Predicted 3D model of a 71-nucleotide RNA (transfer RNA) from a Candidatus Yonathbacteria bacterium. Taxonomically the source falls in Candidatus Yonathiibacteriota (Bacteria, Bacteria candidate phyla). Rfam family: tRNA. The family's RNA type in Rfam is transfer RNA. RNAcentral holds the sequence, with entries from ENA. Its mean pLDDT, the model's own confidence on a scale to 100, is 80. The same sequence occurs in records of 3 taxa.

C1' cells in the first nucleotide's frame, strides 16, 4: 500500500427488514444457625455519521479500531 473479515448489556453469544433474546456476572428477596448451593425478581447493549425504506442489528456509502493474507 492492496485484498478479505469482525465490532450487539460488565463478559460470552443469538436475532428471515417487523417487540433487541439467552447464559454467566451484578443487585434485591426467599431458604439456611452462618455461608455456599438452589429458587424468584430486577438491571443492562446494536462502533460513529449519513442514505434507502412505512420500518434498519440486518441493505448501501464514508469513517474509526482490531484480526488475517499478499507485497
Nucleotide at each position: 500500500u492492496g485484498g478479505g473479515g469482525a465490532a450487539u448489556c460488565g463478559u460470552c453469544u443469538a436475532a428471515u427488514g417487523g417487540u433487541a433474546g439467552g447464559a454467566c456476572a451484578g443487585c434485591g428477596g426467599c431458604c439456611u444457625u452462618u455461608g455456599a448451593a438452589g429458587c424468584c425478581g430486577u438491571c443492562a447493549a446494536u462502533c460513529u455519521u449519513g442514505g434507502u425504506u412505512c420500518g434498519a442489528u440486518c441493505c448501501c456509502a464514508a469513517g474509526u479500531u482490531c484480526c488475517c493474507c499478499a507485497g